[in-house]
RNA sequence: UUCCGAUAAAGGCAAACCCGUCGAAAGGCGGGGACGCAAAGCCUUCGGGUCCUCGGGACGACCCAGGACGGCCGGGCUGCCGGA
Numbered sequence: 001u002u003c004c005g006a007u008a009a010a011g012g013c014a015a016a017c018c019c020g021u022c023g024a025a026a027g028g029c030g031g032g033g034a035c036g037c038a039a040a041g042c043c044u045u046c047g048g049g050u051c052c053u054c055g056g057g058a059c060g061a062c063c064c065a066g067g068a069c070g071g072c073c074g075g076g077c078u079g080c081c082g083g084a
Base pairs, nucleotide, nucleotide: 002084003083004082005081012037013036017032018031019030020029021028022027035071041077042076043075046074047073048072049069050068051067052066053065055064056063057062
């Protein structure tokens, strides 16, 4: 440096749900809480997918525009320990 990941060691993160808060909503943030995660660390101005609709158009299953999800997938960057 590359590949791999355990029943090891040190640790880390935190689903659902509850409370508070922001938002039209999806959802975000803080606290509690752990379903799980070898990147569940970072990036959507790299690609796809799913979700929302305060707004516009049709008045129509829809379309536009905007927004959300990195714990949906691919991908990029960085990182602990160990093995080969």
This is a predicted structure of an 84-nucleotide RNA (c-di-GMP-I riboswitch aptamer) from a Clostridia bacterium. Of the family's consensus pairs, 95% are formed in the model. The sequence was found by an Rfam model in a public genome assembly. Rfam family: c-di-GMP-I riboswitch aptamer. Gene Ontology term of the family: cyclic-di-GMP binding.